[in-house]
RNA sequence: GCCCCCGUAGCUCAGCGGACAGAGUGUCUGGCUACGAACCAGAAGGCCGCAGGUUCGAUUCCUGCCGGGGGUA
Numbered sequence: 001g002c003c004c005c006c007g008u009a010g011c012u013c014a015g016c017g018g019a020c021a022g023a024g025u026g027u028c029u030g031g032c033u034a035c036g037a038a039c040c041a042g043a044a045g046g047c048c049g050c051a052g053g054u055u056c057g058a059u060u061c062c063u064g065c066c067g068g069g070g071g072u073a
Stems, first nucleotide, its partner, number of pairs: 001072007010025004018056001027043005049065005
């Protein structure tokens, strides 16, 4: 250089073109407890890597960049 995969919550990951974008974990608050851990209940936390395009409508499809991983000479 070329080819392939990935980029969504602090972290690990889901998400048929139309739902208010979700789960686990973590954090915070409350309960429970003699106090903690565990357990139970609740809350906060995203505008989906960036920029364009297609579409009535894009996290999802297309293109170009950026970042990460792998393959190849």
Record summary: The prediction has a mean pLDDT of 80. This is a predicted structure of a 73-nucleotide RNA (transfer RNA) from Micromonospora costi. The organism belongs to Micromonospora, within Bacteria. The RNAcentral record of the sequence draws on ENA. Rfam family: tRNA. It is annotated as a transfer RNA.